[in-house]
Context: one part of a larger RNA
RNA sequence: UUGGGCGUAAAGGGUGUGUAGGCGGUCGUGUUAGUCUUUUGUAAAAGCUUCCGGGCCCAACCCGGAAAAUGCGAGAGAAACGGCACGGCUUCGAGGAUGCGAGAGGUAUAGGGAACUCAUGGUGUAGGGGUGAAAUCCGUUGAUAUCAUGGGGAACACCAAAUGCGAAGGCACUAUACUGGCGCACUCCUGACGCUGAAACACGAAAGCGUGGGAAUCGAACGGGAUUAGAUACCCCGGUAGUCCACGCCCUAAACGAUCAGAACUGGCUUUAGGGAGUAUCGACCCUCUCUGAGGCGAAGCUAACGCGUUAAGUUCUGCGCCUGGGUAGUACGGCCGCAAGGCUAAAACUC
Repeated sequence: UUGGGCGUAAAGGGUGUGUAGGCGGUCGUGUUAGUCUUUUGUAAAAGCUUCCGGGCCCAACCCGGAAAAUGCGAGAGAAACGGCACGGCUUCGAGGAUGCGAGAGGUAUAGGGAACUCAUGGUGUAGGGGUGAAAUCCGUUGAUAUCAUGGGGAACACCAAAUGCGAAGGCACUAUACUGGCGCACUCCUGACGCUGAAACACGAAAGCGUGGGAAUCGAACGGGAUUAGAUACCCCGGUAGUCCACGCCCUAAACGAUCAGAACUGGCUUUAGGGAGUAUCGACCCUCUCUGAGGCGAAGCUAACGCGUUAAGUUCUGCGCCUGGGUAGUACGGCCGCAAGGCUAAAACUC
């Protein structure tokens, strides 16, 4: 390499939109550079393979003959599949309309209460705080506690859940405005408009960076108190950046379901969320069925095992990404990107 693989052994891209490309429902007609059949030419000899015969005692070896040689060229034909062109279809793909429905989906604005902290005033007096025990620390310039008033910033207890929504990151006080997606019913419209997707583009937790604000809490660094043999820690008292907002960057993660997307098929039981139908009913439940999600347990099957099991890691198909012993190394060099930090791409010598 052929191949074999990618939940945990190496391996699914962080996620989406989507260009090229690859792949593509159903019926008919035409066509034929794919495909198939056939004829013919060619594929030197030797060699290989098979067959027939011969020469060295046999064999290896050698000699003669035949076949074969996935290929290529030309001619004729076939039209199932595929391609191309044209026309049609809608039960199952996709999209739309109509009617319902759920939701922490997004953006913006406004409002709210609890807690915290600060300030001022009242009451009040010697402690408070903290710990394993302490101390640093705060307090007679009146702390802690308590009451009142006012300011400020950040986060939204209960509801809350095996919950819901989102492509992922993620999203939770309330209201309003704008806005994306999804499910069900009906089967009205379009008529294959689809799937995947190298590039490209967009989004992308936290930390970090730039400019300007803001700053209650918490809190890297840092200072102090303890602990300890030491203690650059764990514990305690403080505390800057940061944590918050606006705009602009960064682009990483155990970005995890460590499980790419789409389609089809293959026993069930049970819980739960949203919708529908039936039955029942005055009505709401209950019950039966059904579609779409989210969980648990498990037939068959799969798996090295663990486990997975209609939300597959089962059985198949299409497309993309990725892996190929460990270290060196996700490093060097080069390139691209970035203000920087660094990111992306990505080796080798050598060594085991």
Source information
Model confidence (mean pLDDT): 86 of 100. A computed fold for a 352-nucleotide part of an RNA from a groundwater metagenome, annotated as small-subunit ribosomal RNA, central domain. The RNAcentral record of the full RNA draws on SILVA. Its Rfam family is "Bacterial small subunit ribosomal RNA".